[in-house]
Context: one part of a larger RNA
RNA sequence: UUGAACGCUGGCGGCAUGCCUAACACAUGCAAGUCGAACGGAAACGAUGCUAGCUUGCUAGCAGGCGUCGAGUGGCGGACGGGUGGUAAUGGCAUAGGAAUCUACCUAGAAGCGGGGGACAACCUGGUGAAAACCAGGAUAAUACCGCAUAAUCCCUACGGGGCAAAGCAGGGGAGACCUUCGGGCCUUGCACUAUUAGAUGAGCCUAUGUCGGAUUAGCUUGUUGGUAGGGUAAAGGCCUACCAAGGCGACGAUCUCUAGCUGGUCUGAGAGGACGAUCAGCCACACUGGGACUGAGACACGGCCCAGACUCCUACGGGAGGCAGCAGUGGGGAAUAUUGCACAAUGGGCGAAAGCCUGAUGCAGCAAUGCCGCGUGUGUGAAGAAGGCCUUAGGGUUGUAAAGCACUUUCAGCAGUGAAGAAAUGCUUAAGGUUAAUAACCUUGAGUCUUGACGUUAACUGCACAAGAAGAACCGCCUAACUCCGUGCCAGCAGCCGCGGUAAUACAGAGGGUGCAAGCGUUAAUC
Numbered sequence: 001u002u003g004a005a006c007g008c009u010g011g012c013g014g015c016a017u018g019c020c021u022a023a024c025a026c027a028u029g030c031a032a033g034u035c036g037a038a039c040g041g042a043a044a045c046g047a048u049g050c051u052a053g054c055u056u057g058c059u060a061g062c063a064g065g066c067g068u069c070g071a072g073u074g075g076c077g078g079a080c081g082g083g084u085g086g087u088a089a090u091g092g093c094a095u096a097g098g099a100a101u102c103u104a105c106c107u108a109g110a111a112g113c114g115g116g117g118g119a120c121a122a123c124c125u126g127g128u129g130a131a132a133a134c135c136a137g138g139a140u141a142a143u144a145c146c147g148c149a150u151a152a153u154c155c156c157u158a159c160g161g162g163g164c165a166a167a168g169c170a171g172g173g174g175a176g177a178c179c180u181u182c183g184g185g186c187c188u189u190g191c192a193c194u195a196u197u198a199g200a201u202g203a204g205c206c207u208a209u210g211u212c213g214g215a216u217u218a219g220c221u222u223g224u225u226g227g228u229a230g231g232g233u234a235a236a237g238g239c240c241u242a243c244c245a246a247g248g249c250g251a252c253g254a255u256c257u258c259u260a261g262c263u264g265g266u267c268u269g270a271g272a273g274g275a276c277g278a279u280c281a282g283c284c285a286c287a288c289u290g291g292g293a294c295u296g297a298g299a300c301a302c303g304g305c306c307c308a309g310a311c312u313c314c315u316a317c318g319g320g321a322g323g324c325a326g327c328a329g330u331g332g333g334g335a336a337u338a339u340u341g342c343a344c345a346a347u348g349g350g351c352g353a354a355a356g357c358c359u360g361a362u363g364c365a366g367c368a369a370u371g372c373c374g375c376g377u378g379u380g381u382g383a384a385g386a387a388g389g390c391c392u393u394a395g396g397g398u399u400g401u402a403a404a405g406c407a408c409u410u411u412c413a414g415c416a417g418u419g420a421a422g423a424a425a426u427g428c429u430u431a432a433g434g435u436u437a438a439u440a441a442c443c444u445u446g447a448g449u450c451u452u453g454a455c456g457u458u459a460a461c462u463g464c465a466c467a468a469g470a471a472g473a474a475c476c477g478c479c480u481a482a483c484u485c486c487g488u489g490c491c492a493g494c495a496g497c498c499g500c501g502g503u504a505a506u507a508c509a510g511a512g513g514g515u516g517c518a519a520g521c522g523u524u525a526a527u528c
Base pairs, nucleotide, nucleotide: 001526002525004524005523006522007521008520011375012374013373014372015371016370017368018367019333024331025330026329028328029327030326033076034075035074038073039072041069042068045067046066048063049062050061051060052059053058054057083286084285085284092211093210094209095208096207097206098205101203102202106199107198108197109196111194112193114148116146117145123138124137125136126135127134128133154163155162156161168191169190170189171188172187173186178185179184213257214256219249220248221247224246225245226244227243228242229241230240231239261283262282263281264280265276266275267274268273288309289308290307291306292305311322312321313320314319339365341364342363343362347361348359349358350357351356378408379407380406381405388399389398390397391396412469414464415463416462417461418460422455427449428448429447430446431445432444433443434442472517474515475514476513477498479496483512484511485510487508493500494499
C1' cells in the first nucleotide's frame, strides 16, 4: 500500500469501490428501435355522424372521412453504446514515420432531378403441418425494382471514341398566362433524391525501434525467400495461381514451450529502479465450440443468417427451439464480492420535419466499515481524595476529578416546519430580418408566456425535547511504548525471531493497573 478475506466490535454523513475463482451452466423479466411528412391499407382503441334495438345512454352495425395505428412493403439504425480477456504478434500494443486506399450521416462548391414499364408482399381463395412454419392460384401501391432520354471538371481508352444517374413528400398561394378528370397541373418554400469536386470524421495497409521466462528447447522453413505474368482487393503485397531461380531465419537466441491482453497509468522508493495493469481513458481480441459467407458506407456481425459439434428444452416421433463474457437474478465453484429497484428530469445515442418514441448507456436510489475523508459518543466545576476493586512493609498507595453532586450545551441521530440548485429547451403568442409574385407558409434572431425533477420525507435553514440514543479491539520478556498479584507446575498453553513453562512465570490463564490506536482494532495473504 490493497478490488482483499477472517476474528471481535460497531453511532452518523460525504465521496469512491464491490466475482481477482468456473471464457462453468442458466429459470424469469427487461437491455434496439423508429418513421403514416415514402407506400398499399385498417386488426385494435377513441371521437364524430348515420341506422336498428330500445333499458335514454348502453348494445350492435355502417362510414379510412378524422385522431391514430397491429401486421406488411420501404428507409435509416441494429458495425454505436454495454460486457469479458483468448493472443508473445511480419494480424497485438506504444512511439515515430510512410503511400498504393475507402468513408453512410455532416459542411462547402458547382450541376441535374425529363419521360415510361413490369412485378412482389400485405389482402382474398385453396391446401399441408402437432408445432415451428410452408406451398399454390388471383389482385395491388411506393422514396421498392427495371429499361429509355440527358452526361461532365466522372470512368475506360488503342486518344479515333465509348460508358454511367435520379424520387418524390409536406406546407402555402391565386399575382400573371394556359390546360383541367376541378383533385390539380402551375408558382413558391422546406426536406428528400442523382452524379461530382473538396473538407471533416472514421477506418484499412506498410516500415523502424521497444515489448515475460526457459538452451534440462539448436537448428527451423517449400508458398518457404525472391523474380516474371496473371488473378483478386477499396488499396501495396505469395494475398492467390502458373512458370523460373534456390533462397530466407538463427547463440545479437530462430524454432519449440510456459506465462500473459497492451498502454496512459497505479503502488512503492530520495532517486535509479522494482511490482502491478481493479475502477477511469485509448487500442486490440472474443461472443456456447469450430467453420463460412450474405446484406451493407462500414461486419465476416454479442441480443442477424447457414453448416457441423457438445449441451438444454418442446414434440402427435415426422420434426422443431435456444445461447446472460448486456442489467438484475439463480445454481455451482470459492476465503470472498451487492437489488429479479426508480426514471428518461439531466447528459449522450438511434429514428423522426416536429411533437415524440426507444435507451439496464446514463442519472439516481438499495446492500456492504471494502477504502479514504469528516463529525459525534458531552462541557465546566467538583477532595469528604466517598464506597467498591487491586496492591501493601498493614502505616498506606492506586484506580482518581475519575464517579456521585452542582451548573451548562444540544453537534449528529429523533420529531415538526420552511425550502434552493440541478431547467435549459421544446410548445404557444408576437416583433425584426431572410426567402418569395406575396402582408401567406417556412427559416433565423429577439421579447413575452404556459409548462417539464427519478433523486425527494433532497441539500440547507428554523423550532422542540432530553446528557438523553452512540466504544471497542490489540498489546505490556527483548526488538517495542506499557507491571504487579493470584492460578498452573516442561502440564495446560504461548510464539514474528531469540525463546518462555520442570512450585516464588513482568513471556501460559485470570484479575487490577498501564501503553499505543480508535468506529475501528488485530490476524492472514500479497507487493515495494

A computed fold for a 528-nucleotide part of an RNA from an uncultured prokaryote, annotated as small-subunit ribosomal RNA, 5' domain. Its mean pLDDT, the model's own confidence on a scale to 100, is 85. The full RNA is in RNAcentral, with records from ENA.